[in-house]
A computed fold for a 523-nucleotide part of an RNA from Maribacter sp., annotated as small-subunit ribosomal RNA, 5' domain. RNAcentral holds the full RNA, with entries from ENA and SILVA. Lineage of the source: Bacteria > Bacteroidota > Flavobacteriales > Flavobacteriaceae > Maribacter.

Context: one part of a larger RNA
RNA sequence: GAUGAACGCUAGCGGCAGGCCUAACACAUGCAAGUCGAGGGGUAACAGGGAGCUUGCUCCGCUGACGACCGGCGCACGGGUGCGCACCGCGUAUGGAACCUACCUUGUACAGGGGAAUAGCCCAGGGAAACUUGGAUUAAUGCCCCGUGGUACCAUGACCCGGCAUCGGGAUAUGGUUAAAGCCUUCGGGCGGUACAAGAUGGCCAUGCGUCCCAUUAGUUUGUUGGUAAGGUAACGGCUUACCAAGACUACGAUGGGUAGGGGCCCUGAGAGGGGGAUCCCCCACACUGGUACUGAGACACGGACCAGACUCCUACGGGAGGCAGCAGUGAGGAAUAUUGGACAAUGGAGGAGACUCUGAUCCAGCCAUGCCGCGUGCAGGAAGAAUGCCCUAUGGGUAGUAAACUGCUUUUAUACGGGAAGAAAAAGAGCUACGUGUAGCUUACUGACGGUACCGUAAGAAUAAGGACCGGCUAACUCCGUGCCAGCAGCCGCGGUAAUACGGAGGGUCCGAGCGUUAUCC
Numbered sequence: 001g002a003u004g005a006a007c008g009c010u011a012g013c014g015g016c017a018g019g020c021c022u023a024a025c026a027c028a029u030g031c032a033a034g035u036c037g038a039g040g041g042g043u044a045a046c047a048g049g050g051a052g053c054u055u056g057c058u059c060c061g062c063u064g065a066c067g068a069c070c071g072g073c074g075c076a077c078g079g080g081u082g083c084g085c086a087c088c089g090c091g092u093a094u095g096g097a098a099c100c101u102a103c104c105u106u107g108u109a110c111a112g113g114g115g116a117a118u119a120g121c122c123c124a125g126g127g128a129a130a131c132u133u134g135g136a137u138u139a140a141u142g143c144c145c146c147g148u149g150g151u152a153c154c155a156u157g158a159c160c161c162g163g164c165a166u167c168g169g170g171a172u173a174u175g176g177u178u179a180a181a182g183c184c185u186u187c188g189g190g191c192g193g194u195a196c197a198a199g200a201u202g203g204c205c206a207u208g209c210g211u212c213c214c215a216u217u218a219g220u221u222u223g224u225u226g227g228u229a230a231g232g233u234a235a236c237g238g239c240u241u242a243c244c245a246a247g248a249c250u251a252c253g254a255u256g257g258g259u260a261g262g263g264g265c266c267c268u269g270a271g272a273g274g275g276g277g278a279u280c281c282c283c284c285a286c287a288c289u290g291g292u293a294c295u296g297a298g299a300c301a302c303g304g305a306c307c308a309g310a311c312u313c314c315u316a317c318g319g320g321a322g323g324c325a326g327c328a329g330u331g332a333g334g335a336a337u338a339u340u341g342g343a344c345a346a347u348g349g350a351g352g353a354g355a356c357u358c359u360g361a362u363c364c365a366g367c368c369a370u371g372c373c374g375c376g377u378g379c380a381g382g383a384a385g386a387a388u389g390c391c392c393u394a395u396g397g398g399u400a401g402u403a404a405a406c407u408g409c410u411u412u413u414a415u416a417c418g419g420g421a422a423g424a425a426a427a428a429g430a431g432c433u434a435c436g437u438g439u440a441g442c443u444u445a446c447u448g449a450c451g452g453u454a455c456c457g458u459a460a461g462a463a464u465a466a467g468g469a470c471c472g473g474c475u476a477a478c479u480c481c482g483u484g485c486c487a488g489c490a491g492c493c494g495c496g497g498u499a500a501u502a503c504g505g506a507g508g509g510u511c512c513g514a515g516c517g518u519u520a521u522c523c
Stems, first nucleotide, its partner, number of pairs: 001522003005519005012375006018368002020333001025331003029328003034073003039070002042066002046064003049060005080286003089211008099203002104199007112146004122135005152177006159170004182191003212258003219249003224246008261283004265276004288309005311322004339365001341364003347361001348359004378409004388400005415459005423450001429444007467512005472493003478507005488495002
């Protein structure tokens, strides 16, 4: 000098930031991922409409809407944590002629015909529950079949161009294989669907170099090292398997052990270095512990599935349920770290044609002097140098001290009252204009959690606001009293045994100041 700090004393306000460093310990409760009726069958709730009559009931999905169900997209993002990991994990630089990429953009071409089911609903059961069984029936942008199709894929043939090897690109002939879905409409069209090509974005793989300590760790390895073949993968590869060979790494530190997420950055320092990896950003890993795959463009998936285990809970004892390292919050641990708050107004995300819905992301508010920065606790005059305290060489003097009293002034801040934002521009609605008739432009009205907040004005009044550590040397700041190697102090040297500037108190002083000291850690 610095800190994600803690502790002691003290404490007026504001702005901006930060806030479980320990037990990746266990978790009560609420919320954190849904959305689409313009994909579908439909109608449980609400509202409207209609019909019937017995006038307070029944019926009708007819309409707005819509629980549950089928289907689509999303749930792989966003958010958390740092257990593991010494590793192509990360950083940097290359390569992929060995690869994938939903949604988005551009381009080309296409969308013909048919079928069988199954949720829901209905009926009948089982179970304490979780849940579940059977029968009948029904739909599609769900599933399947046929047809068509090439700039796709496969096989065969042959041509041109290029290259760093395997090879790459282009054109071409024959044969074979694989597509599709509708919905809305003002009938103009719009939103979708299928195939291929290209882009963008995101990912995957390989390689050079860099990446902590221990030699009181010296040898290690059998899918091990290489080859052939096959399988597998989006793709290369011992990635896996069979066979063959006997290799591969190592004192330039293999193997083993310990420790640790990496980087941008942060602290210190003139620099070189040394130390660190909180907040913010990028990457990685993980989601009670271990394992496994399914779905999908993408996961081996935090709030999905299955199995095993530990733990907790329910039970009718037969059987079941759960996973806060999401936001709050609880217990425990600890020197120590916050509210079971508000809003989707803004930014962003998911779905939707849109209105809109959801969003503990986010934006805000609450708590904490945890830090940084700013402001204030008044200003000017005022000597009888008052009283009083303390000290002395003591009829006197010094000091606290212009300090107080007293006089004048100001009102930041606090208090009271009044006014009162920016952050909001859009989308959608209405109107107008232009033409390409659904686009563009203009006008209008609507939308603020924070918040009656920031800010501004008025009123009265010095009114509402100072402490902490130290004073032997290092190190700025000195005397008196008490104590008497006691009580105590102390970072180091060292003080204290009767005149202690070093202990305790007082007066005075010094340094900082809403803080000041101590402790811990780094330079």